Predicted 3D model of a 73-nucleotide RNA (transfer RNA) from an uncultured Bacillota bacterium. It matches the Rfam family "tRNA". Rfam describes the family as follows. Transfer RNA (tRNA) molecules are approximately 80 nucleotides in length. The sequence was found in a public genome assembly. Model confidence (mean pLDDT): 80 of 100.

């Protein structure tokens, strides 16, 4: 330098052939318990890396940029 892949909740990751964003763990509250832990129930939490574009509608498609990983040179 060229190419490929990745970037989504505090963490690990789904969702990625367009249609109002999810799981597990963690966190908060309640129940249970002498207390803790465990268990059960409920809840909060996301500009989907950034910008621009396509579209009635974008996490999803296109372009550029940033960061990370890899291959080739």
């Nucleotide at each position: 330098g060229u190419c490929u892949c990745g970037u989504u909740a505090g963490c690990u990751c789904a969702g990625c052939c367009g249609g109002u964003a999810g799981a597990g763990c963690a966190c908060u509250u309640g129940a249970c318990u002498u207390u803790u832990a465990a268990u059960c129930a409920a809840g909060g939490g996301g500009u989907c890396a950034u910008g621009c574009g396509u579209u009635c509608g974008a996490a999803u498609c296109g372009c550029a940029u940033a960061c990370g990983a890899g291959a080739c040179a």